A computed fold for a 72-nucleotide RNA from an uncultured Lachnospiraceae bacterium, annotated as transfer RNA. Its Rfam family is "tRNA". Rfam classes the family as a transfer RNA.
[in-house]
RNA sequence: UGCUUCGUAGCCAAGCGGUAAGGCAACGGAUUUUGGCUCCGUGAUACAUGGGUUCGAAUCCCAUCGAGGCAG
Numbered sequence: 001u002g003c004u005u006c007g008u009a010g011c012c013a014a015g016c017g018g019u020a021a022g023g024c025a026a027c028g029g030a031u032u033u034u035g036g037c038u039c040c041g042u043g044a045u046a047c048a049u050g051g052g053u054u055c056g057a058a059u060c061c062c063a064u065c066g067a068g069g070c071a072g
Stems, first nucleotide, its partner, number of pairs: 001071007010024003018055001026042005048064005
């Protein structure tokens, strides 16, 4: 420098044009002598950034930024 994959909450992670799942962690409660385990409940402005297409974009297009891989 070119090609390619990717960027979603504190962490992991689903989604494939129509209200953004789930798990762990966190917080409140029940249970417990306490803790742990278990159970119930609670989220916040979580879609890398900017622009475009569209009635409608995490999703499609462009640019930029960042990370991994391959080639030189």